[in-house]
RNA sequence: AGAGUUUGAUCCUGGCUCAGGACGAACGCUUGCGACGUGCCUGAGAAAUGCAAGUCGAGCGGUCACUUAGCCUUUCGGGGUUUUGUGGUAGCGGCGAACGGUCGAGUAACACGUAACCGACCUGCCCUGUGGUCUGGGAUAGCCCCUCGAAAGGGGGAGUAAUACCGGAUGGCCUCACACCACUGCAUGGUGAGUGUGAGUAAAGCUUUAUGCGCCACGGGAGGGGGUUGCGGCCUAUCAGCUGGUUGGCGGGGUAACGGCCCACCAAGGCGACGACGGGUAGCUGGUCUGAGAGGAUGGUCAGCCGGACUGGGACUGAGACACGGCCCAGACUCCUACGGGGGGCAGCAAUCAGGAAUCUUGCGCAAUGGGGGAAACCCUGACGCAGCGACGUCGCGUGGAGGAAGACGGCCUUCGGGUUGUAAACUCCUUUUAUGAGGGAAGAGCAAGGACGGUACCUCAUGAAUAAGCCCCGGCUAACUCCGUGCCAGCAGCCGCGGUAAUACGGAGGGGGCGAGCGUUGUCCGAAUUUAUUGGGCGUAAAGCGCGUGUAGGCGGAUAUCCAAGCCUGGGGUGAAAGGUUGGGGCUCAACCCCAAGAGUGCCCUGGGGACUGGGUGUCUGGAGGCAGGCAGAGGAGUGUGGAAUUCCUGGUGUAGCGGUGGAAUGCGUAGAUAUCAGGAAGAACACCCAUGGCGAAGGCAGCACUCUGGGCCUGUACUGACGCUGAGACGCGAAAGCGUGGGGAGCGAACGGGAUUAGAUACCCCGGUAGUCCACGCCGUAAACGAUGGAUGCUCGGUGUUGGGGGUAUCGACCCCCUCGGCGCCUUAGGUAACCCGGUAAGCAUCCCGCCUGGGGAGUACGGCCGCAAGGUUGAAACUCAAAGGAAUUGACGGGGGCCCGCACAAGCGGUGGAGCAUGUUGUUUAAUACGUCACUAACCGUAGAACCUUACCAGGUCUUGACAUCUUAGGAACCCGGCGGAAACGUUGGGGUGCCCGCAAGGGAGCCUAAAGACAGGUGUUGCAUGGCUGUCGUCAGCUCGUGUCGUGAGAUGUUGGGUUAAGUCCCGCAACGAGCGCAACCCUCAUCCUGUGUUGCCACCGGGUUAAGCCGGGCACUCUCAGGAAACUGCCCGUGCAAGCGGGAGGAAGGUGGGGAUGACGUCAAGUCAGCAUGGCCCUUACGACCUGGGCUACAAACAUGCUACAAUGGCGCGUACAGAGGGCUGCGAACCCGCGAGGGGGAGCCAAUCCCAAAAAGCGCGUCCCAGUUCGGAUCGCAGUCUGCAACUCGACUGCGUGAAGUCGGAAUCGCUAGUAACCGCAGGUCAGCUAUACUGCGGUGAAUACGUUCCCGGGCCUUGUACACACCGCCCGUCACGUCACCUGAGUCUGUUGCACCCGAAGCACCUGGCCCAACCGCAAGGGGGGAGGGUGCGAAGGUGUGGCCGGUAAGGGGGACGAAGUCGUAACAAGGUAGCCGUAGGGGAACCUGCGGCUG
Repeated sequence: AGAGUUUGAUCCUGGCUCAGGACGAACGCUUGCGACGUGCCUGAGAAAUGCAAGUCGAGCGGUCACUUAGCCUUUCGGGGUUUUGUGGUAGCGGCGAACGGUCGAGUAACACGUAACCGACCUGCCCUGUGGUCUGGGAUAGCCCCUCGAAAGGGGGAGUAAUACCGGAUGGCCUCACACCACUGCAUGGUGAGUGUGAGUAAAGCUUUAUGCGCCACGGGAGGGGGUUGCGGCCUAUCAGCUGGUUGGCGGGGUAACGGCCCACCAAGGCGACGACGGGUAGCUGGUCUGAGAGGAUGGUCAGCCGGACUGGGACUGAGACACGGCCCAGACUCCUACGGGGGGCAGCAAUCAGGAAUCUUGCGCAAUGGGGGAAACCCUGACGCAGCGACGUCGCGUGGAGGAAGACGGCCUUCGGGUUGUAAACUCCUUUUAUGAGGGAAGAGCAAGGACGGUACCUCAUGAAUAAGCCCCGGCUAACUCCGUGCCAGCAGCCGCGGUAAUACGGAGGGGGCGAGCGUUGUCCGAAUUUAUUGGGCGUAAAGCGCGUGUAGGCGGAUAUCCAAGCCUGGGGUGAAAGGUUGGGGCUCAACCCCAAGAGUGCCCUGGGGACUGGGUGUCUGGAGGCAGGCAGAGGAGUGUGGAAUUCCUGGUGUAGCGGUGGAAUGCGUAGAUAUCAGGAAGAACACCCAUGGCGAAGGCAGCACUCUGGGCCUGUACUGACGCUGAGACGCGAAAGCGUGGGGAGCGAACGGGAUUAGAUACCCCGGUAGUCCACGCCGUAAACGAUGGAUGCUCGGUGUUGGGGGUAUCGACCCCCUCGGCGCCUUAGGUAACCCGGUAAGCAUCCCGCCUGGGGAGUACGGCCGCAAGGUUGAAACUCAAAGGAAUUGACGGGGGCCCGCACAAGCGGUGGAGCAUGUUGUUUAAUACGUCACUAACCGUAGAACCUUACCAGGUCUUGACAUCUUAGGAACCCGGCGGAAACGUUGGGGUGCCCGCAAGGGAGCCUAAAGACAGGUGUUGCAUGGCUGUCGUCAGCUCGUGUCGUGAGAUGUUGGGUUAAGUCCCGCAACGAGCGCAACCCUCAUCCUGUGUUGCCACCGGGUUAAGCCGGGCACUCUCAGGAAACUGCCCGUGCAAGCGGGAGGAAGGUGGGGAUGACGUCAAGUCAGCAUGGCCCUUACGACCUGGGCUACAAACAUGCUACAAUGGCGCGUACAGAGGGCUGCGAACCCGCGAGGGGGAGCCAAUCCCAAAAAGCGCGUCCCAGUUCGGAUCGCAGUCUGCAACUCGACUGCGUGAAGUCGGAAUCGCUAGUAACCGCAGGUCAGCUAUACUGCGGUGAAUACGUUCCCGGGCCUUGUACACACCGCCCGUCACGUCACCUGAGUCUGUUGCACCCGAAGCACCUGGCCCAACCGCAAGGGGGGAGGGUGCGAAGGUGUGGCCGGUAAGGGGGACGAAGUCGUAACAAGGUAGCCGUAGGGGAACCUGCGGCUG
């Protein structure tokens, strides 16, 4: 520091996700040791048990035990009493219990933090100072007696002490009142043992006898507390108004103290957009986590403060409480009970239950530190110190070290060679941290004793590698790969995404990577996220400028002088607790941890100084702004008039059969006279030309002409004012169309509606009608693509050009022209900006100020609430849930019922077919035991198959084999091989006979080859995957394209080149050009045909010579010709004319051939996961007495039907008969097979010749000649069937071909539709070949013979090429995609209600308690001899008052029949709205209509 993810790719915007760190954690797997930390985040739920606050006998009277010394008494046990000492103790009294400990419910508050203030305050114990401590009195608890109660507790009586209580004295001090003095401050004031007078108020003793401990009053201190204020720190405006003790005053009460804290009276205030009030949430801070920082999040442990103590209320005591382990009352809960009544409060430490994902021991000790009491000893202390439990966290240590290659075994992989695990192990040597055992053994404590931790840390010794490794991950991000299993299953997943038979993504394994006593997962926070942007973002098109203006608050603001010093800068002071963090140092073996020091703590307060800038005050200025004068343009606004053209209607005339309307029609109108035309009249609405790329207005918007009223702007001049300015939250006003209300008006147009068409339908588009409306007046509505999708203002920053308004200059007779300048409206462009497109002085550039707005898509501009509206609706405006995107611009393609240009038997022109018939063949389908498999638009279907009776054969049935039909290896035997017999359908089984070869070797023997047997390695598979593959092939397409290097342009994808102008069959060539070249394609080079030449001359040929035959190159001979086979020549737009810049094109000549001469071979980059695992090869998977192999038989030949390709026909351009002519190219030795003979024929016999320019197949056929048929289902046509044969073959039943005779079907030229062909072509005719025993060949591949017609042309159909345009497509239009409906799931809104919670108001009741009143009853202290008095109390009353009750509102929530839309969900229904002119351009607002998308009207926008 970034990365993944939107696309075919790109750049941008933008969200989601990841890598980091952290945690009081939890969960999963795992776990050796130690140190230091840390541990109920949930139910502030409940509560068993024990403990957590007591202590003082030196305050007091008693009492108990022991004890010293006596006395009395005795039943000798003892009892009573005095006394000494020691120890304990209930009670009275004192101090403490308000600390410590715990929790975070409540609290949005002066609660907290920070800084001040109290001249408005208190303070026990402690320190210090001054003075004092005199004299009396009456009670009471304990105890004793009586008594009530189950208990808890209580009542009565008698007696008693004090440092308990009370009276009196004294009173420096203190307090109060009045009158003064001095000093002083900050307003009220403060201070001063001040002065005078008066009044009031104190005390306690104890003991160990001490410089003892206490007591009283007052002053001071320290520490603690109380109060006030500035500033600071949550969310919500869908909470906007709140407030009655409310705000203030006067007087009083109360308090330690100020105060409306409380009360009476008076006034009517106080708070609030700088957010009152309300709602939600929350203890605050030091700090903690994160971050570069700014910031964000957080507040557990530790520390400070606050708040709470079952819930609510209350006071008492006290220095201090409204009191966690006190009291009273109410409530809920719970326990005891003898039913009368009582008790309780763990949010102290442990422990328990519950809740929960989850959080510990009912431990030891007061040794240390600290606290309470005490004179002290000491007691108490779950504070604390320790230990225990939990890997919860941090830190440290270990699980061994060195050597060790035959790189062992095993595992895994493998191309079978090997690789890897891996020096890893074994093994050898060594060490002993840790663990274990044994011994020693602390510090922590200052004088003696006294240590919970603890026999711990630590030290020493011993044994022995011994006791000790896991977890996660390995598709990318992200470090780490293979095998097997699985087969969109099971599963994974943080995001992108994996899994549908070869998964590095699932599960296992091997291996590897990471971390390591841990490792992962989950949750949460910060970061990454400049993704809320102060640092540090944006708003033309991505989300985002309010529709526009006027203007309030607020924010910001020209020049200059001077004063102030709030902001600002600087010096000093105070504070910013400690801990933490940082730096330095130190202590535990190190570290974590702990200790010391420094610095920091960016803040607040006080104070000295400064005066640039901001601000404030004062003065001045004119440049901003405004004013004044003169002029100017304009559809600026409002009102009133008025004009002509057109439409429609009415009246009349002329006139007759149509008009109108459309793609074509129809509805409609018209013989009752329309349309057309003329004249007259009526009415409403809108204003042609001018008109503009123009003008005006803030926007909406504004258009005949005239008048009236009126707003704004511009220019020129200027001697006036003197910053008066800019913006503008709220607010107010204006605001197209549609729509609403009332009343008018209504010609045309025209939602709705009616009708006609179109259509599968047509609630549309088109047509005929037509109502609201459109118009006017007044009043609402307040929205639009209200757009420049661009807020306003000001300044600055190259130019060019047009236009509009004004001024000036020059010029002119003048209008022009030309130049300068100010304002407006446009276009082009520099710099610059921008993601790009583009913007570019009218900025989207460079800056300043102010406002508005945005923060992923959907849900949704929806719901709820508020406000506005008559309504329609507007405005403000969420969430749940859901997605991994949604987007912008540009790029390359593809596509378009977009455009331009151009090709092709693409259409057209023409010839012949197919589609109808019969048959052949192939395919589908069906059937079958099996009908083997593949192939499916073009590009499957006479295709693989160029030969299925057996074989082939892969299928089926049955019979068989299991190292196998085939290959290699081992062992044993035998050569091989040949001929039989028996069983069997055969395979096969069994048996007999013959036979002994070749090589080496003297022989024995061995070897090669072949056969047989046995065993195992292995064979075998047409089983599967063409979507794992190679190879080959089809197709686009013989189309003219497809690319590269370098350069250039662009952020980039990419572009350029390859586009353009011509030309070509062609990206063929030429010209131009930021391109210049090049490659694969095109063309040419190759083959063949056509002409000629040369060579060659048999098997070919025969002109000349000779021979010869009935005839014949038959023979000699020859090689001229034909021909054969080779080689060469020839054609290049070379020549001429025209045209053109050129390339080229048109025409012509010559030539066998002319503009690529005909044909072939040749198929660019690529596309279709096209075809083929069954031609072959091949990875993986599968079968192994079978999915292999052999055999017999069957099937592939089935047949209701459909399709494809053909053949033969339907006839006279023909059929038939007879005669007769002319090819080319092929094939031939298990072959072709002549002559001749036989047969009607297929064929048979025969065997010449030929390994073939020699012989044979071989007859070419159409043609030609003659004859016949005479338009007929025929002398056409030949299917089908019968009989008889021939041939091949082991075998023609299923299932061959052919022959003869007989039979003679459909069919009379073929619907919609569709195919081929542009010349030696189509059409017609035959011949040959491969395969092959034979053949279902009408197929295929070739060969020749005869031999046409037509092409105006490119509008249309199909396919293709190039350029351009639009795009929401990129699996690319067979694309994408919208809405209703149906089904499922989920969340939400509403809902008659219903149920909690919370809160306001009114009233009722009213506990405890406090205050006051009363107090007939009661009462020790004082007075009094007494009676009595004074005073006090119980009781009663009043006020306030918690809980409770009644009524009525608000708010949050739960639930609900039903209703509503929404989201999501591999293959549902209906249509086709949008994206290409999306087939009616789309979209916005509004209104109506419609199953639905939508349609239509009006106005607007161009996106």
Overview: Small-subunit ribosomal RNA from a marine sediment metagenome, 1503 nucleotides, folded computationally. Its mean pLDDT, the model's own confidence on a scale to 100, is 86.